[in-house]
RNA sequence: CUCGGAUCAGGGCGAAGCCGGAGAAAUCCGGUGGCGCAAAGCUGCGGGUCCUCGGCCGUCAAAUACAGCGACGGCACGGAUAGCCGGGCCGUCGAA
Numbered sequence: 001c002u003c004g005g006a007u008c009a010g011g012g013c014g015a016a017g018c019c020g021g022a023g024a025a026a027u028c029c030g031g032u033g034g035c036g037c038a039a040a041g042c043u044g045c046g047g048g049u050c051c052u053c054g055g056c057c058g059u060c061a062a063a064u065a066c067a068g069c070g071a072c073g074g075c076a077c078g079g080a081u082a083g084c085c086g087g088g089c090c091g092u093c094g095a096a
Base pairs, nucleotide, nucleotide: 005093012037013036017032018031019030020029021028022027035083041089042088043087045086046085047084048081049080050079051078052076054077055075056074057073058072059071060070
């Protein structure tokens, strides 16, 4: 110094629920709260999962010169999740 993560110190973050706000939603922001967390710090780069306003595709209906409008299904263009996993960057203490 690296891995590993017991103890100690300074501390840090803040789950669910509740209140207020943003959003079509997933979800996010602020307050409260405190389940937990050594990266529960940062990063949507890969995978997973979630969402469906808009986009694209299909079916149906209707109409028809064409397009558009409606319903349903799909994609993952789009959105979210870093407290699902991995990668990258940074980082407190520090023993077997």